About this RNA: Predicted 3D model of a 345-nucleotide part of an RNA (large-subunit ribosomal RNA, domain IV) from a Nitrospirota bacterium. The coordinates come from a structure-prediction model, not an experiment, and the mean pLDDT is 87.
[in-house]
Context: one part of a larger RNA
RNA sequence: CGGUCCUUAAGGAACUAGGCAAUUUGUCCCCGUAAGUUCGCGAUAAGGGGCCCCUCCCGUUUGUAGCAAUACCGACGGAGGGCGCAGAGAAACGGCUCUGGGAACUGUUUAUCAAAAACACAGGUCUGUGCUAACUCGCAAAGAGGAUGUAUACAGACUGACGCCUGCUCGGUGCCGGAAGGUUAAGGAAGGCGGUUAUCCCUUCGGGGAGAAGCUGGCGACUGAAGCCCCGGUUAACGGCGGCCGUAACUAUGACGGUCCUAAGGUAGCGAAGUUCCUUGUCGGGUAAGUUCCGACGUGCAUGAAUGGCGUAAUCACUGGAGCAGUGUCUCGAGGACCGACUCG
Numbered sequence: 001c002g003g004u005c006c007u008u009a010a011g012g013a014a015c016u017a018g019g020c021a022a023u024u025u026g027u028c029c030c031c032g033u034a035a036g037u038u039c040g041c042g043a044u045a046a047g048g049g050g051c052c053c054c055u056c057c058c059g060u061u062u063g064u065a066g067c068a069a070u071a072c073c074g075a076c077g078g079a080g081g082g083c084g085c086a087g088a089g090a091a092a093c094g095g096c097u098c099u100g101g102g103a104a105c106u107g108u109u110u111a112u113c114a115a116a117a118a119c120a121c122a123g124g125u126c127u128g129u130g131c132u133a134a135c136u137c138g139c140a141a142a143g144a145g146g147a148u149g150u151a152u153a154c155a156g157a158c159u160g161a162c163g164c165c166u167g168c169u170c171g172g173u174g175c176c177g178g179a180a181g182g183u184u185a186a187g188g189a190a191g192g193c194g195g196u197u198a199u200c201c202c203u204u205c206g207g208g209g210a211g212a213a214g215c216u217g218g219c220g221a222c223u224g225a226a227g228c229c230c231c232g233g234u235u236a237a238c239g240g241c242g243g244c245c246g247u248a249a250c251u252a253u254g255a256c257g258g259u260c261c262u263a264a265g266g267u268a269g270c271g272a273a274g275u276u277c278c279u280u281g282u283c284g285g286g287u288a289a290g291u292u293c294c295g296a297c298g299u300g301c302a303u304g305a306a307u308g309g310c311g312u313a314a315u316c317a318c319u320g321g322a323g324c325a326g327u328g329u330c331u332c333g334a335g336g337a338c339c340g341a342c343u344c345g
Base pairs, nucleotide, nucleotide: 001340002339003338004337005336006335007334008333010331011330014329028050029049030048031047036041038161052082053081054080055079057078058077059076060075061074063072064071065070083087095324096323097322098321099320100319101318102316103315107119108118123159124158125157126156127155128154129153135145136144137143162311163310164309165308167241168240169239172238173237174234175233176232177231178230181229182228183227187223188222191219193217194216195215196214199210200209201208202207242260243259244258245257246256269303270300281297282296283295284294285293
């Protein structure tokens, strides 16, 4: 100097990002126990008291013996007494309360830096699927799962107990339905053009021209499905949910009016929020003093309704704030035990 422990005057969180760590509490018995609540809980709430040994004192009582009275061994309660610093004498063995946020809950997870507010969940909704089901695996297979199930079933997606609710928008994208019209492939194809040449014509004998059938190369009116365009529907499908100007007999504000744009202009709720930049917003509370916290306000940079909105008892190794108790976390250190390191041998 380091490690693992122990003790500590006075103070008691002044430490620190944060009470991290360490204390406190602790078992059993008795008393007592609030708000809230889904009536189950909350709850070991909180907060108090007791605990060893003896008794020829009193009461209750299980056993054993006895017909019974009763006797004896114990147990429980009371009373009296005894000892120690200390009686759950060691070990085992909740600190508590108030108030927000989140997730309903028990569960699950990054084996080896994350256990959570993430995942799951019961419940809710939508969509597909009529059985050789949809869907999945498989080589476009056989076969298998689904399922020895059959729409109260199975598959996919979103949401996530419960309570109150879930507004407007189908213009875009997706999906579903429709089939009149437009567009549209391969294929088919009337027709037309060209190549080749049996043959014929001309010839300066070098060659030139015409050319059926067959074979063949392009072109090709017309025909030709789905799809797309088109017409509708659909948002618990993907998504979206405005601006400017004026106006009331103080001022301010704007119920009201005007105008532009849009598919429609954000409803109920909640709101400086796990979302608020400006921002330590403003007011109130708590503190002597509070960028955090709680309650409001509403000017929401950039809330908002199953990408769910708002509440909510219980639960939580989740997260924020406050307090009580007790503490070497600290003021501010100190002392001790053991193990190392180190020095000497």